Source information:
Bacterial large signal recognition particle RNA from a Candidatus Dormiibacterota bacterium, 265 nucleotides, folded computationally.
[in-house]
RNA sequence: CCGCGCUAAACGGGGAACUGGCGGUGCCCUGAACCAGCAAUCCGCCUUAGCUGGGUCUAAUUCCCUCUCCGAGGUUCGGCCCUUCGGGUCAGCCCGAGGUGGACGGCGUUGAAGGUCGGGACCUGCGCAGCUCGGGCCUCCGAACCCCGUCAGGACCGGAAGGUAGCAGCGGUAAGGAGGAGACCGGGGGUGCCGCAGACAGCCUGGCCAGAGCCGGAAGCCGCGACAGCGCCGGGGGCGCCGCAAUCGACGAGGGGGUGCGCGG
Numbered sequence: 001c002c003g004c005g006c007u008a009a010a011c012g013g014g015g016a017a018c019u020g021g022c023g024g025u026g027c028c029c030u031g032a033a034c035c036a037g038c039a040a041u042c043c044g045c046c047u048u049a050g051c052u053g054g055g056u057c058u059a060a061u062u063c064c065c066u067c068u069c070c071g072a073g074g075u076u077c078g079g080c081c082c083u084u085c086g087g088g089u090c091a092g093c094c095c096g097a098g099g100u101g102g103a104c105g106g107c108g109u110u111g112a113a114g115g116u117c118g119g120g121a122c123c124u125g126c127g128c129a130g131c132u133c134g135g136g137c138c139u140c141c142g143a144a145c146c147c148c149g150u151c152a153g154g155a156c157c158g159g160a161a162g163g164u165a166g167c168a169g170c171g172g173u174a175a176g177g178a179g180g181a182g183a184c185c186g187g188g189g190g191u192g193c194c195g196c197a198g199a200c201a202g203c204c205u206g207g208c209c210a211g212a213g214c215c216g217g218a219a220g221c222c223g224c225g226a227c228a229g230c231g232c233c234g235g236g237g238g239c240g241c242c243g244c245a246a247u248c249g250a251c252g253a254g255g256g257g258g259u260g261c262g263c264g265g
Stems, first nucleotide, its partner, number of pairs: 001265006010056002012030004020046005034054005063258007073248004077243004081238007092230002095225002098222003104216004114209007123198005128192002131188005137180005147172004155164003
């Protein structure tokens, strides 16, 4: 060095969680990797850290150690966003009221603010007028009898003279009805080119004096109040997004080193 046989090892790895710790089942990633049994109110172990039974394959491109690169994914941290609970101070936004401010616009020598003398509108009271309602007034109608007057005929009393009650008719009237309207009395009003007085000095307007202001008003600023929608402060959550952050790190690529036994040639 070659051939044969055998054995250790290997036949997946990683993250989080659990645990004093390790590994496994379960979850996630990787991606293709012997079988059976056990196991989350777990299972098996103890730094040689799954156990039991069976199987395959082999000392190497395949087993072990180390280094470099790449890097799925996880965890932590930070930031942002979303969501939820609470707080209610200030220093915010929003909201309310005030002050300040005065960009800009309008009116004004065809006369601002102001003063003075007036007028009008609005409001109140009284008066007047008018309208309307009612009363009263006038005309007409209006009672079979139980309203009035006059009462023919007839009735009754009486010897008579005479008297009494009284229907119809005629005339009138009450309640009530219809109409009228000049004056009268009372009430009322979305009445009035009306009169008087008052109030308001808020609106419109005229004359005179006098001569330059007057009105509205954005931003900004100042404190006050209120609220809890936002911001702010404190807490929980998302398994959200981002990260030249930290850490673990599968798969993959490359380099270096290490590891047997027997027999025969």
It was read from a public genome assembly, where an Rfam model found it. Its mean pLDDT, the model's own confidence on a scale to 100, is 77. The organism belongs to Candidatus Dormiibacterota, within Bacteria. Rfam family: Bacterial large signal recognition particle RNA. It is annotated as a non-coding RNA gene.